[in-house]
Context: one part of a larger RNA
Molecule: small-subunit ribosomal RNA, 3' major domain
Organism: metagenome
RNA sequence: UGACGGGGGCCUGCACAAGCGGUGGAGCAUGUGGUUUAAUUCGAAGCAACGCGCAGAACCUUACCAGCCUUUGACAUCCCGCGCUACCUGGAGAGAUUCAGGGUUCCUUUCGGGGACGCGGUGACAGGUGCUGCAUGGCUGUCGUCAGCUCGUGUCGCGAGAUGUUGGGUUAAGUCCCGCAACGAGCGCAACCCUCGUCCUUAGUUGCCAUCAUUAAGUUGGGCACUCUAAGGAAACCGCCGGUGAUAAGCCGGAGGAAGGUGGGGAUGACGUCAAGUCCUCAUGGCCCUUACAGGCUGGGCUACACACGUGCUACAAUGGCGGUGACAGUGAGCAGCUAACUCGCGAGAGUAUGCUAAUCUCCAAGAGCCGUCUCAGUUCGGAUUGUUCUCUGCAACUCGAGAGCAUGAAGGCGGAAUCGCUAGUAAUCGCGGAUCAGCAUGCCGCGGUGAAUACGUUCCCAGGCCUUGUACA
Numbered sequence: 001u002g003a004c005g006g007g008g009g010c011c012u013g014c015a016c017a018a019g020c021g022g023u024g025g026a027g028c029a030u031g032u033g034g035u036u037u038a039a040u041u042c043g044a045a046g047c048a049a050c051g052c053g054c055a056g057a058a059c060c061u062u063a064c065c066a067g068c069c070u071u072u073g074a075c076a077u078c079c080c081g082c083g084c085u086a087c088c089u090g091g092a093g094a095g096a097u098u099c100a101g102g103g104u105u106c107c108u109u110u111c112g113g114g115g116a117c118g119c120g121g122u123g124a125c126a127g128g129u130g131c132u133g134c135a136u137g138g139c140u141g142u143c144g145u146c147a148g149c150u151c152g153u154g155u156c157g158c159g160a161g162a163u164g165u166u167g168g169g170u171u172a173a174g175u176c177c178c179g180c181a182a183c184g185a186g187c188g189c190a191a192c193c194c195u196c197g198u199c200c201u202u203a204g205u206u207g208c209c210a211u212c213a214u215u216a217a218g219u220u221g222g223g224c225a226c227u228c229u230a231a232g233g234a235a236a237c238c239g240c241c242g243g244u245g246a247u248a249a250g251c252c253g254g255a256g257g258a259a260g261g262u263g264g265g266g267a268u269g270a271c272g273u274c275a276a277g278u279c280c281u282c283a284u285g286g287c288c289c290u291u292a293c294a295g296g297c298u299g300g301g302c303u304a305c306a307c308a309c310g311u312g313c314u315a316c317a318a319u320g321g322c323g324g325u326g327a328c329a330g331u332g333a334g335c336a337g338c339u340a341a342c343u344c345g346c347g348a349g350a351g352u353a354u355g356c357u358a359a360u361c362u363c364c365a366a367g368a369g370c371c372g373u374c375u376c377a378g379u380u381c382g383g384a385u386u387g388u389u390c391u392c393u394g395c396a397a398c399u400c401g402a403g404a405g406c407a408u409g410a411a412g413g414c415g416g417a418a419u420c421g422c423u424a425g426u427a428a429u430c431g432c433g434g435a436u437c438a439g440c441a442u443g444c445c446g447c448g449g450u451g452a453a454u455a456c457g458u459u460c461c462c463a464g465g466c467c468u469u470g471u472a473c474a
Stems, first nucleotide, its partner, number of pairs: 001474002003471003007468007015458002019422005026314008034305002042053002064300007073125001077124002079121005087102006105116004127289002130287003136283002138278003141274001143272001148187006154163003167178003193266004198234007207224003212221002237260001240254005316415001320374006332363003337356002341352004381412001386407007428450007
């Protein structure tokens, strides 16, 4: 100087408390451990691994296993030879591949050749998701959006170092004020950026409709007031008033205002810590393999199942189930796509057909709501499981997809110890969209609808910041 203390002081945080809803019990989904297996590819491991890499394993993916094959190689450059290529048809084969037949190059040229493409050969080489993240770059997690981390000069100390950065106030903040052997500065904080909330201007088509006509319909004429769209501006600064404070920084209350003291949200992550994670995104040192640890293919596996854990979904019901009714959103997406309408089917869906490269057309139906019924029961709750018949995607749904109809109708009566999230348009609850994607979503990323309760307070648990103290630790 740090680190640590079941030392002290001050302070902060959904840390506790006050509340609301969960997890832990059930069934299922998903990840992991374990076990099994020819293989169940590999990585991730307290917080910060475990719906994680995977924004989507039937083949492919795929790295794993079995079998069948190839060896200058699936891919790149160089050298030599050839122009028989490519492509089509047929045979063999699980396919990779192989055999036979058909077929027969192109551009340029100083006609020597050169180039493209393909085949054959030779070796230099290719290739490796093989090892080492404790050799590395890059990227990322975490403490933590915590308020800290440093430097120059000066001063003090023999020195390691100290001072500044401590102190008195204050703040979300090393934020600001005052004081002070310090005076300044840098990286962080804040602001500048995006978005939501108010108003104005500009612009009105595909958007809108107050007034005037018109229609089944903003459909059409007309209009751009309004809504909205999207570009530019205005607006908030403790600016004004009162109180308080040290006449400061600030704090409290009020007015005005769409918004008030950082207005809400996002992006933004200092010096560093964990030899944290990743050599399987990529790049890369070293090591290793080179007829194999490389490459191709078919089939299987990653989907196994006495069990254990994490994360979720659905429930156990009446604030509900079922039937009917029928009103109101907002993100988004669409041409190998989204599909209106009509017809068929109980339905998944199918057929015909239309519009739209989309403020124009389509997905698009929002659902919680309202009315009726059921009357507390393993039920008209719950839907697992199983049987069967179908639909769709796809070369192909046996291992191993999703969906529909009929039948079946398991556990489950609110969950032990323990434990998690959340402070406002939040929790809870309700549906909708998108990426990936042929198909497959309870996951992920977004969107809106309805819409709470509670916070006395900081004694305690946890984590962190500053000062101080002890130390046999570095």